RNA sequence: AUCUUAUCAAGAGCAGGUGGAGGGACAAGCCCAAUGAAGCCCGGCAACCGACCUUUUAUAGGCACGGUGCUAAUUCUUGCAGUUUCGGCUGGGAGAUAAGAA
Numbered sequence: 001a002u003c004u005u006a007u008c009a010a011g012a013g014c015a016g017g018u019g020g021a022g023g024g025a026c027a028a029g030c031c032c033a034a035u036g037a038a039g040c041c042c043g044g045c046a047a048c049c050g051a052c053c054u055u056u057u058a059u060a061g062g063c064a065c066g067g068u069g070c071u072a073a074u075u076c077u078u079g080c081a082g083u084u085u086c087g088g089c090u091g092g093g094a095g096a097u098a099a100g101a102a
Base pairs, nucleotide, nucleotide: 002101003100004099005098006097007096008095013042016041017040018039022032023031024030026079027078028077029076043071044070045069048067049066050065052062053061054060075094080091081090082089083088
């Protein structure tokens, strides 16, 4: 780098520390940012995999110990197609994450 499956409308700092100017995948738009961006630490959220517990033994429930992940805005919106009462709606693509495969 490729493929498969599942999920993506909920949740998480009301001034935490450090750091210093960028960030929101890409393009366009629209936003966030010196009332301090990214990154790192701490805190938190969630529960995909493992461990453990329960049981009506299954595609179950729980826990949060380990492995990830996440912590502005629906995955910020659109990016292709169909439909429309022109506000949207549905599906797809792209992307992200987890688990697995060659």
This is a predicted structure of a 102-nucleotide RNA (SAM riboswitch aptamer (S box leader)) from Domibacillus epiphyticus. The coordinates come from a structure-prediction model, not an experiment, and the mean pLDDT is 83. Lineage of the source: Bacteria > Bacillati > Bacilli > Caryophanales > Domibacillus. It was read from a public genome assembly, where an Rfam model found it.